[in-house]
RNA sequence: CCGGCAUCAAGAGUGCGCGAGGGUACUGGCCCGACGACCGCACGGCAACCUGCCCUGAGUUUUUCGAGGGGUAAGGUGCCGAAGCCAGCCCGCAAGGGACCGAUGUGGC
Numbered sequence: 001c002c003g004g005c006a007u008c009a010a011g012a013g014u015g016c017g018c019g020a021g022g023g024u025a026c027u028g029g030c031c032c033g034a035c036g037a038c039c040g041c042a043c044g045g046c047a048a049c050c051u052g053c054c055c056u057g058a059g060u061u062u063u064u065c066g067a068g069g070g071g072u073a074a075g076g077u078g079c080c081g082a083a084g085c086c087a088g089c090c091c092g093c094a095a096g097g098g099a100c101c102g103a104u105g106u107g108g109c
Stems, first nucleotide, its partner, number of pairs: 002108001004106005013043005021032003026088004044080003049076003052072005059065001084101001089098003
């Protein structure tokens, strides 16, 4: 870089630094930002995708192995403005649903 699968309306801040843009393709809106955003660092936190540990346990060759479920939060990520901020394309009177694009995890190539 390219695929598969899952999730994306919940949740989570302080300090220091930097100095002008930022809000995860693009566009139109709307919002955030010198009362210092974004980003970086430190500490803290949220969450439970993966590993670990514990409980349970369909099934099993009933010794074993163990899908699935629950818990924990030690480790690996991730995240800590607003619904991925809203919308754009398709279906629908609408509510809403789907797609596309994107993000994160995981397993591949």
SAM riboswitch aptamer (S box leader) from a Phycisphaerales bacterium, 109 nucleotides, folded computationally. It matches the Rfam family "SAM riboswitch aptamer (S box leader)". Gene Ontology term of the family: regulation of gene expression.